Molecule: transfer RNA
Organism: Candidatus Kaiserbacteria bacterium
RNA sequence: GGCCUCAUAGCUCAGUCGGUUAGAGCGCUGGUCUAAUAAACCAAAGGUCGCAAGUUCAAGUCUUGCUGGGGCCA
Numbered sequence: 001g002g003c004c005u006c007a008u009a010g011c012u013c014a015g016u017c018g019g020u021u022a023g024a025g026c027g028c029u030g031g032u033c034u035a036a037u038a039a040a041c042c043a044a045a046g047g048u049c050g051c052a053a054g055u056u057c058a059a060g061u062c063u064u065g066c067u068g069g070g071g072c073c074a
Stems, first nucleotide, its partner, number of pairs: 001073007010026004019057001029043004050066005
């Protein structure tokens, strides 16, 4: 230098052919229970989907550039 792949909540990850409120588990916070703690159960908060542009009526999803992680070739 070229190519491939990954980037979604604090962590690990889903998200179908682009389609109508962005989710799960764990964690955090509050509550129930307990003498108390843990466990269990209930509830809530938490995201500009890496950044920027483009296409489209509509983008986490498609296209381009950039950034970062991993890999292959030279």